A computed fold for a 112-nucleotide RNA from an Acidimicrobiia bacterium, annotated as SAM riboswitch aptamer (S box leader).
NCBI's taxonomy places the organism under Bacteria, Bacillati, Actinomycetota, Acidimicrobiia.
Parts: sequence; C1' cells; structure tokens
RNA sequence: CGUUCAUCACGAGAGGUGGAGGGAACGGCCCUUCGAAGCCUCGGCAACCAGGCCCCCGGCCCAGGUGCCAAGUCCGACCCCGCCCGGCCACGGCCGCAGGGACAGAUGAGCG
Repeated sequence: CGUUCAUCACGAGAGGUGGAGGGAACGGCCCUUCGAAGCCUCGGCAACCAGGCCCCCGGCCCAGGUGCCAAGUCCGACCCCGCCCGGCCACGGCCGCAGGGACAGAUGAGCG
C1' cells in the first nucleotide's frame, strides 16, 4: 500500500511543554491566544486481540498488545423513501427536514 471480516450506539481529561492552528479530504458548521497541533507525565474509557473460567450456542473475569478520551464517523455530498412532513413553483420539479442505504474514512483482527 492492497485486500477480507467485524464495529463505528455509549463512554472517558488534568498538569507540563509549545505558540497557531485543529476537526482526513471538499462544502458547511464548529473548536481554538480564556492557548490549536505536536511532544512528555499522570489519569480515565472501552473491551477488538492475547490470557483465565464456565453449563463452551454463548456468557463471565482480567487488563498484557492495540485503540480512544468536543460535537453521531460533527453534518452534508450519491441513491431510495416520506404513509401524518414543511416551504416555493412556470406544475416539470426545487429546497429544507426525518429515516434507510451506498461511497469515503477510522479502529481491531487476519491475509498478500
């Protein structure tokens, strides 16, 4: 880097350093000098893998390897649908909103 499978609901921050960015990308909308990213220390959340137990479908324990600790993966972008939706309309539709799916992405475990 490519690929397969699973999940993306919930949850969890202080201090130091640093000094202007950050939220993947595009558009929004946010966060941020009342201090961004990065790095360090400590803390926490979770439970994919490893380990242990059982009545082995499955469940429980633990917390070693990862991961994570603003906003649903922050929202949208493409497709479907709206039964009780709302606005506009030149009646062809358009926009907004709600729901579902895809794409993209993230994390884990495996393969190349």
The coordinates come from a structure-prediction model, not an experiment, and the mean pLDDT is 83.